[in-house]
Molecule: transfer RNA
Organism: Acidobacteriota bacterium
Parts: sequence; C1' cells; structure tokens
RNA sequence: GAGGAUGUAGCUCAGUUGGUAGAGCACCGGAUUGUGGCUCCGGCGGUCGAGGGUUCAAGCCCCUUCAUUCUCCCCA
Repeated sequence: GAGGAUGUAGCUCAGUUGGUAGAGCACCGGAUUGUGGCUCCGGCGGUCGAGGGUUCAAGCCCCUUCAUUCUCCCCA
C1' cells in the first nucleotide's frame, strides 16, 4: 500500500423488518444469616468509536474518518 472483520453500561455480549437501548457479571442499598458467603428484592450506570447524510423516526441504511485486529503485496 490492497482487502476483510470488530467497535453498544465498568467487563463479556445481545439488539429480529428502521419504531421507548437490553441481559449476565460487577458496583450500591435492603431482606435472610451470630458474621461472611449463597439466595432473594430493589437501584445506579449509555455521546451505540467520531463526523455528516437519508427518513416523520437511525445502534440498524448511505458517505467520510478513527482505533483494534486478520490476510495479502512491496522493501529490508
């Protein structure tokens, strides 16, 4: 340099045909327990990598761009 994949909560990941952004774990509070753990109940937590476009409406479609990663090519 060429091509592909991935990017969503602190972590690991869902998100169907474009129609209110979710789960598990973690964290906080409570119940239970002599204490802790387990279990149960509740809660906190989001610039959907960034910018732009299409649309009544975008995590999802289109363009640009950034990061990570894989393959290939060239030089050494």